[in-house]
RNA sequence: GGCAUCGUAGCUCAGCCUGGUAAAGCGUUUGCUUGGUAAGCAAAAGACCGCGGGUUCAAACCCCGCCGAUGCCU
Numbered sequence: 001g002g003c004a005u006c007g008u009a010g011c012u013c014a015g016c017c018u019g020g021u022a023a024a025g026c027g028u029u030u031g032c033u034u035g036g037u038a039a040g041c042a043a044a045a046g047a048c049c050g051c052g053g054g055u056u057c058a059a060a061c062c063c064c065g066c067c068g069a070u071g072c073c074u
Base pairs, nucleotide, nucleotide: 001073002072003071004070005069006068007067010026011025012024020057028044029043030042031041032040050066051065052064053063054062
C1' cells in the first nucleotide's frame, strides 16, 4: 500500500440482507421478601447506533469520504 470483517447501553451483543417507535442477557438503582445478607420476585434508569456528508417523506440500515480495531496479502 491492497483486500475482508467489525465499531449499537457500563460489559457481551441482536437488529442491517428486505429503510418505518433500537431488543435481550449480565451489571446498576429502587421496592418487596429476610432478624440481617445472599438468592428470589417486581419495577425503573441507561445507547438517537465511531465521525462527516449524500440519497429519501423517512437512514443504525443504502451510497461516498474519514477515523479506529482485528485478520490476510504484498
Annotation: This is a predicted structure of a 74-nucleotide RNA (transfer RNA) from a Promethearchaeia archaeon. Its Rfam family is "tRNA". Rfam links the family to the GO term triplet codon-amino acid adaptor activity. By type it is a transfer RNA. Model confidence (mean pLDDT): 82 of 100.